[in-house]
Context: one part of a larger RNA
Molecule: small-subunit ribosomal RNA, 5' domain
Organism: metagenome
RNA sequence: GGACGAACGCUGGCGGCGUGGAUAAGGCAUGCAAGUCGAACGCGAACAGAACAACUAACUCGUUAGGAGUUCUUAGUAGAGUGGCGAACGGGUGAGUAACGCGUGAACAACAUACCUCUCAGUGGGGAAUAACACAGGGAAACCUGUGCUAUUACCGCAUGUGUGAAGAUGAUGAUUUCAUUUUUAUAAAAGGCGGGGACCUUCGGGCCUGCCGCUGGGAGAUUGGUUCGCGUCCCAUUAGCUAGUUGGUAGGGUAACGGCCUACCAAGGCGACGAUGGGUAGCCGGCCUGAGAGGGCGACCGGCCACACUGGGAUUGAGAUACGGCCCAGACUCCUUCGGGAGGCAGGAGUCGAGAAUCUUCCACAAUGGACGAAAGUCUGAUGGAGCGACGCCGCGUGAGGGAUUAAGGCUUUCUGAGUCGUAAACCUCUGUCAGGAGAGAAGAACAGCACGGCUAUUAACAGUAUCCGUGUUUGACGUUAUCUCCAGAGGAAGCUCCGGCUAACUCCGUGCCAGCAGCCGCGGUAAUACGGGGGGAGCAAGCGUUGUCC
Numbered sequence: 001g002g003a004c005g006a007a008c009g010c011u012g013g014c015g016g017c018g019u020g021g022a023u024a025a026g027g028c029a030u031g032c033a034a035g036u037c038g039a040a041c042g043c044g045a046a047c048a049g050a051a052c053a054a055c056u057a058a059c060u061c062g063u064u065a066g067g068a069g070u071u072c073u074u075a076g077u078a079g080a081g082u083g084g085c086g087a088a089c090g091g092g093u094g095a096g097u098a099a100c101g102c103g104u105g106a107a108c109a110a111c112a113u114a115c116c117u118c119u120c121a122g123u124g125g126g127g128a129a130u131a132a133c134a135c136a137g138g139g140a141a142a143c144c145u146g147u148g149c150u151a152u153u154a155c156c157g158c159a160u161g162u163g164u165g166a167a168g169a170u171g172a173u174g175a176u177u178u179c180a181u182u183u184u185u186a187u188a189a190a191a192g193g194c195g196g197g198g199a200c201c202u203u204c205g206g207g208c209c210u211g212c213c214g215c216u217g218g219g220a221g222a223u224u225g226g227u228u229c230g231c232g233u234c235c236c237a238u239u240a241g242c243u244a245g246u247u248g249g250u251a252g253g254g255u256a257a258c259g260g261c262c263u264a265c266c267a268a269g270g271c272g273a274c275g276a277u278g279g280g281u282a283g284c285c286g287g288c289c290u291g292a293g294a295g296g297g298c299g300a301c302c303g304g305c306c307a308c309a310c311u312g313g314g315a316u317u318g319a320g321a322u323a324c325g326g327c328c329c330a331g332a333c334u335c336c337u338u339c340g341g342g343a344g345g346c347a348g349g350a351g352u353c354g355a356g357a358a359u360c361u362u363c364c365a366c367a368a369u370g371g372a373c374g375a376a377a378g379u380c381u382g383a384u385g386g387a388g389c390g391a392c393g394c395c396g397c398g399u400g401a402g403g404g405a406u407u408a409a410g411g412c413u414u415u416c417u418g419a420g421u422c423g424u425a426a427a428c429c430u431c432u433g434u435c436a437g438g439a440g441a442g443a444a445g446a447a448c449a450g451c452a453c454g455g456c457u458a459u460u461a462a463c464a465g466u467a468u469c470c471g472u473g474u475u476u477g478a479c480g481u482u483a484u485c486u487c488c489a490g491a492g493g494a495a496g497c498u499c500c501g502g503c504u505a506a507c508u509c510c511g512u513g514c515c516a517g518c519a520g521c522c523g524c525g526g527u528a529a530u531a532c533g534g535g536g537g538g539a540g541c542a543a544g545c546g547u548u549g550u551c552c
Base pairs, nucleotide, nucleotide: 001552002551003550004549006548007547008546009545010544013397014396015395016394017393018392019390020389026353027352028351030350032348035085036084037083040082041081043079048073049072050071051070052069055066056065057064058063059062092308093307094306101233102232103231104230105229106228107227108226111225112224116221117220118219119218120217121216122215124158126156127155133148134147135146136145137144138143163187164186165185166184167183168182169181170180171179172178192213193212194211195210196209197208200207201206234280235279236278241271242270243269246268247267248266249265250264251263252262253261283305284304285303286302287298288297289296290295310331311330312329313328314327333344334343335342336341361387363386364385365384369383370381371380372379373378400431401430402429403428410422411421412420413419414418435493437488438487439486440485441484450474451473452472453471454470455469457467458466459465496541497540498539499538500537501522502521503520507536508535509534510533511532517524518523
C1' cells in the first nucleotide's frame, strides 16, 4: 500500500448492486417449510335453506305462534380411507474425515438406472381378501383389540409369453469357458380410465368402431448413479517399526456388480526413511486476497463433489436412502400424565434464550423462474421472486452556483493610537432546483404460457374426436404510493472525522511543569513544550473518518 462475512469510537443526507450467526454441530416456545391425483376405487357428512308435518299453546274457533320428525337442496361437496406418483429433489450445516474424500486423467475386465425419447410385441380368462364403514370392547391420552360388510390401476393363481437359467446341436474363429442360430426343459407379465360415434346387435348397462391417457415384457438411446486404477493433496521422526482377515490362493456365501466384502481350508505373506504406524490440524475444489512474477495466505457469498441431521446402532420400503421435517432399539435432555404410560428433535425460513467483540423481519407473493402431482383447470412450494433491518462493503449523487470589501461585527495573533488572519468567508444581490418533501401522470417493462371460439392440414370408408399450425377474443403483478416523467415550493432539510516533532502534508498562543499525560518507531514532558491539555489557524480524507484484529 492492498484486502476483510469484521468489531470498536465519533459522526451520519439519498440511491443502486451486493452482503449479514465466523463463537455453542449449545438448548428451543409458536405457526409455516411436501404434497398431489375423483379422468384408479369404495364410503360419505354437517351448518344452513325449502316443503310437509304428529303435537302444544292462545284466542275472535279457524287463524296465529311454536314445533319432534320426514323429504329435498346443500352434495356425491367437505372429509377420512384404499391405491398411484412424489416424498432420495429442492433447502441447511461443516461436526467428523488426511480418505480414491477431493482434484485431474482413465477403465468397467464385473454393474444398475423410476420418470423421458425411439422401437418391437402383448394387454386373455378367473379368484380370494382388506381398509374405510358398522357394532362391541379396552385406555387419562397416544392409540389399540375383536366380530361383521365392501371396492379398485391394491393382492393372488391359470393361459400366452421374442426375457432369464440349464442341457444339447450347428456355424463363426488359429483357439476358447466367446459370439451367432436353433432344439428341449424349468421359470417369470399385464389394468384399466376418460371422451366421440354412422350402420348393426342389446338384458338399455353396453357390445362394436375410434381417439387420448395409462398397463406388461423386450431392445436401443439419453440421463443419473455404482465400482476400480494412475498421479496430486498440511504439520510432527522429541512418533520407527506396523499388520492375524493381516497379504495371497482354493472353494463356498453374499451383492446390481468385482473384491477378505464374509466364511472354511491352505500358504506366510503384506507395508515402511520415496516416511509405514502413531499423534496433531483440516471438509476438498472451481476460485478469492496479495504479489512484477515466482510464491504466500484463505476456502464467507456463488458453483461442483463429499459428509452429517439430538448421540450411538439397525434394518425396512423403493428405480434410487446419510432416509433432516420415515420406522425400530439404546442413551442424554425436554414436555404431558388419571403414574399404568405416552410425546419430541430448527445444522429448513422467521423468531427466542444462552455464550460472545459480533451478525437481520415470528414480513408479502406464488405474478415470474424452477420443482411435485394432475389429461387439464389447478393445488402445493419459507425453493424462488420481492419487500424490511444493518454505512457491513463497493459504486453513484447531493449538502448549492455566480457576483459581492466597509476586507463589517466577533474570535485569535501581534512588534499594540497601528496591523495581520479566519476571509469573498458572512451579510447583501442575481440565479439554479439534483436528492429528500407535496401533487399528478405512468399504469412502461416484467407477459410468455394457459383458456374459449373459428379455420387449414393430417389421420378415417364416413362423421365425430384427436394432433400440429394459424387467426380472433379473454384473463392473470407480490414488488407497487414501482421505474420514469411533469408540476409545486423554496437555499430552504443534509458534514464530519483524524492529524499538524521527524518518518509525513500541515504552527502558533495559553495552561501544565519528568506532574498530568502522549507514543507505530525514534522518542516528547523536570518553567519560554510546533510532541501533553485547550484555543485559534492549518493539512488530509469525506458520508464517512480513525482505532484494533488478521493475511499478502